Description
Bacterial small signal recognition particle RNA from a Clostridiaceae bacterium, 99 nucleotides, folded computationally.

[in-house]
């Protein structure tokens, strides 16, 4: 000083952690969800029919809870893992000349 590796720098991918959300369990619609629909109504000469409140019962949105698993997703996450790509600078190592 040169050359040569390998970081640092970008892309992808993967694993784990971290936030978040789904899932999970509660609640949760007088009517404008859905079901089953006392009682009443209406319809029929009657048998029946028919629409339905209250009730119950299942849900939506939403509010509450939620230990781990599991799905998604986030990136100033990780003295991580591959595999590409880049060599202007840095960093570390190796070789070989030269002083």
């Nucleotide at each position: 000083c040169a050359g040569u590796g390998g970081g640092u720098c970008c892309c992808g991918u993967g694993c784990g952690a971290u936030g978040c959300g789904g899932c999970c369990c509660g609640u949760g619609a007088a009517c404008c969800c859905c079901g089953c629909c006392a009682g009443g109504u209406c319809u029929g000469g009657a048998a029946g029919g028919a629409a339905g409140c209250a009730g119950c019962g299942g849900u939506a949105a939403g509010c509450g809870g939620u230990a781990a698993a599991c799905c998604g997703u986030a990136g100033g996450u990780g003295c991580c893992g591959c595999g590409g790509g880049g060599u202007u600078g840095c960093c570390c190592g190796c070789u070989u000349c030269a002083g």
NCBI's taxonomy places the organism under Bacteria, Bacillati, Clostridia, Eubacteriales, Clostridiaceae. It matches the Rfam family "Bacterial small signal recognition particle RNA". On this family, see Regalia et al., Nucleic Acids Res 2002: "Prediction of signal recognition particle RNA genes".